The RNA shown here (FMN riboswitch aptamer (RFN element)) has 114 nucleotides and comes from a marine eukaryotic metagenome. The RNAcentral record of the sequence draws on MGnify. Its Rfam family is "FMN riboswitch aptamer (RFN element)". Its family is annotated with FMN binding in the Gene Ontology. The model forms 100% of the base pairs in the Rfam consensus.

[in-house]
RNA sequence: GUCUUCGGGGAGAGGUGAAAUUCCCUGCCGGUGGUAUAGCCCACGACUUCCAUAAAAUGGAACUGAAUCGGUGAAAUUCCGGUGCCGACGGAUAAAGCCCGGAUGGUAGAAGGC
Numbered sequence: 001g002u003c004u005u006c007g008g009g010g011a012g013a014g015g016u017g018a019a020a021u022u023c024c025c026u027g028c029c030g031g032u033g034g035u036a037u038a039g040c041c042c043a044c045g046a047c048u049u050c051c052a053u054a055a056a057a058u059g060g061a062a063c064u065g066a067a068u069c070g071g072u073g074a075a076a077u078u079c080c081g082g083u084g085c086c087g088a089c090g091g092a093u094a095a096a097g098c099c100c101g102g103a104u105g106g107u108a109g110a111a112g113g114c
Stems, first nucleotide, its partner, number of pairs: 001114006011026002014024002027098002029087002031044004039085002048062005067083005089101003
């Protein structure tokens, strides 16, 4: 350089109600790279919006959530213990990180072949 494969998880027979896996209660989940092992430290991707192009592909820009205390240690906001917090857009008889949908999609990237 090229090709192939892989590449996002999670709710209940509880309560209220005409109606809720959306509210309340209780529970559950955590993409990729870096770094002492990370959802909440740094960086990236995704989502959303805008610009260029007739359009798509593609490129560029904007936006981009959340943590502290104690312990061990040479070193940890990453481990151990405690207590917290966060989660795009559209949909539906009622408000969603967990249901349905764009998505049998796409990406950061990972592994392997030549």